Background:
Transfer RNA from Dermatophagoides pteronyssinus, 71 nucleotides, folded computationally. Rfam family: tRNA. The family's RNA type in Rfam is transfer RNA. Lineage of the source: Eukaryota > Protostomia > Sarcoptiformes > Astigmata > Dermatophagoides.
RNA sequence: UCCAUUGUAGUCUAGUGGCAGGAUAUAUGGCUCUCACCCAUACGACCCGGGUUCGAUUCCCGGCAGUGGAA
Numbered sequence: 001u002c003c004a005u006u007g008u009a010g011u012c013u014a015g016u017g018g019c020a021g022g023a024u025a026u027a028u029g030g031c032u033c034u035c036a037c038c039c040a041u042a043c044g045a046c047c048c049g050g051g052u053u054c055g056a057u058u059c060c061c062g063g064c065a066g067u068g069g070a071a
């Protein structure tokens, strides 16, 4: 320099053109003599910009970052 691929809660991860789901962590309450375990509830996310579309996390383009490869 070029090519491919990935980017979703603090962390890990699912997802698909029409509501963003789960685990874990955290907080509160319950249980317990207390802690832990367990149960319930809450909180919290689509890398950035543009385009297509009635509608974009999803499709297209560019950028940024990570990973892998070629020279």
Base pairs, nucleotide, nucleotide: 001070002069003068004067005066006065007064010024011023012022013021018054026042027041028040029039030038047063048062049061050060051059